């Protein structure tokens, strides 16, 4: 001295689900919550919550495969597979790496 995170700042991006005996039911998990909308499906906005290329936040593969469950969800495979969204800013402290002096 470098580069990351930590904070600031404004911007983006993505999910909202499953099973019953349908109830003040259960279950994971950061997040399953709210309001509109009907062409009877779904879109749409809000909050709050993750991530934002060092990317497993998420999505495809997948109506996938083994395991568990009462029964899904869930957990592990799949994954060095494929796609996926950022920018600036002082200063100080923390990992790491370089030089250099004792």
């Nucleotide at each position: 001295g470098g580069c990351u995170a930590c904070u600031u700042g404004u911007c983006g991006g993505a999910g909202u689900g499953c099973c019953c005996u349908c109830g003040a039911g259960g279950c994971u998990g950061a997040g399953a919550c709210c309001g509109u909308u009907a062409u009877u499906a779904u879109a749409c906005g809000g909050g709050a919550u993750c991530c934002g290329u060092u990317g497993a936040a998420c999505c495809u593969g997948a109506u996938c495969a083994g395991g568990c469950u009462a029964a899904c969800a869930c957990c592990u495979g799949c994954g060095u597979a494929g796609g996926a969204a950022a920018c600036a800013a002082a200063a100080g402290u923390a990992a790491c790496c370089c030089a250099u002096a004792g």
Molecule: TPP riboswitch aptamer (THI element)
Organism: Paraglaciecola arctica